[in-house]
């Protein structure tokens, strides 16, 4: 210095352009003498900036960051 993958909740992920889901976790409730299990309910998310398109998580270029591959 080229080249390629990958960024989606706290974490682990799923979504073939058409309302972003689940496990987990935290909080509340119920259940117990209490804890733990269990059930019920809530709070949380598309790495940034732009462009295509009636309509971007998804297509497309540039940033960043991690990873990897040549030199």
């Nucleotide at each position: 210095g080229g080249g390629g993958u990958u960024a989606u909740a706290u974490u682990u992920u799923a979504a073939u352009g058409g309302u972003a889901g689940a496990a987990u976790u935290u909080u509340u409730g119920u259940u117990u003498u209490g804890c733990a299990u269990a059930c019920a309910a809530a709070a949380g998310a598309u790495a940034u900036c732009g462009g295509u398109u009636c309509g971007a998580u998804u297509c497309c270029g540039a940033u960043u960051a991690a990873c990897u591959c040549c030199a």
Predicted 3D model of a 71-nucleotide RNA (transfer RNA) from Clydonella sawyeri. The gene name in the source record is trnA. Taxonomically the source falls in Clydonella (Eukaryota, Amoebozoa, Flabellinia, Vannellidae). The coordinates come from a structure-prediction model, not an experiment, and the mean pLDDT is 83. It matches the Rfam family "tRNA". Rfam's curators write: Transfer RNA (tRNA) molecules are approximately 80 nucleotides in length. It is annotated as a transfer RNA.